[in-house]
Molecule: transfer RNA
Organism: Phycisphaeraceae bacterium
RNA sequence: CGACCUGUAGCUCAGUGGCAGAGCAGUCCCCUGAUAAGGGACAGGUCGGGGGUUCGAGUCCUCCCGGGUCGA
Repeated sequence: CGACCUGUAGCUCAGUGGCAGAGCAGUCCCCUGAUAAGGGACAGGUCGGGGGUUCGAGUCCUCCCGGGUCGA
């Protein structure tokens, strides 16, 4: 310098253009003599940033930034 992959909750990751989700972690409650396990509820997100397409974008296009792989 070039190509490709990737960025979504504290962590690991889903998400066909139409309500942003799961597991773990957190808080509260149930269960137990107690703890663990188990069950229920709640909270937690400017979806890396700018612009564009669209009635509508996490998703499509473009530029930038971060990470990774490969090539030179």